RNAcentral holds the sequence, with entries from ENA. Transfer RNA from Candidatus Zambryskibacteria bacterium RIFCSPHIGHO2_01_FULL_43_25, 72 nucleotides, folded computationally. The same sequence occurs in records of 3 taxa.
[in-house]
RNA sequence: GCUCCCGUAGUUCAACGGAUAGAAUAGCGGCCUUCUAAGCUGCGGAUCGAGGUUCGAUUCCUCGCGGGAGCG
Numbered sequence: 001g002c003u004c005c006c007g008u009a010g011u012u013c014a015a016c017g018g019a020u021a022g023a024a025u026a027g028c029g030g031c032c033u034u035c036u037a038a039g040c041u042g043c044g045g046a047u048c049g050a051g052g053u054u055c056g057a058u059u060c061c062u063c064g065c066g067g068g069a070g071c072g
Stems, first nucleotide, its partner, number of pairs: 001071007010025004018055001027043005048064005
């Protein structure tokens, strides 16, 4: 330099173009317990950036940024 893949809660992952963007785990509160852990229950927390297509974009397109793999 070229090609391909990926980018969503702190972390690991979901989401036929129309769901309130969901779950696990972590965090915090409550219950339980002599206490802790476990268990039960609740709360907060996210779409890499900018354009475009569309009635509607996490999803499709372009460019950029970041990460990974291959080739040279």